[in-house]
RNA sequence: GUGAGGUGGCGGAGUGGUCGAACGUGGCGGUCUUGAAAACCGUUGUAGCGAAAGCUACCGUGGGUUCGAAUCCCACCCUCAC
Repeated sequence: GUGAGGUGGCGGAGUGGUCGAACGUGGCGGUCUUGAAAACCGUUGUAGCGAAAGCUACCGUGGGUUCGAAUCCCACCCUCAC
């Protein structure tokens, strides 16, 4: 310099609206078992506000475009390949 990538604890899909977000894994609770494992069922991001219901923000960081951005544009940071 060119190309690819950075998304919940971890992996990873999602390429303008139905998405803080599928799926897997992990965590927690339960069923089963003498006990455990396996299997199955339920639940599960963080922060702020609130009595609760609920609301808001967050997709590497900061800006921009748009009625609307994880998704498009710009700059920067980091990882991988050449």
A computed fold for an 82-nucleotide RNA from a marine eukaryotic metagenome, annotated as transfer RNA. The RNAcentral record of the sequence draws on MGnify. Its mean pLDDT, the model's own confidence on a scale to 100, is 80. Its Rfam family is "tRNA".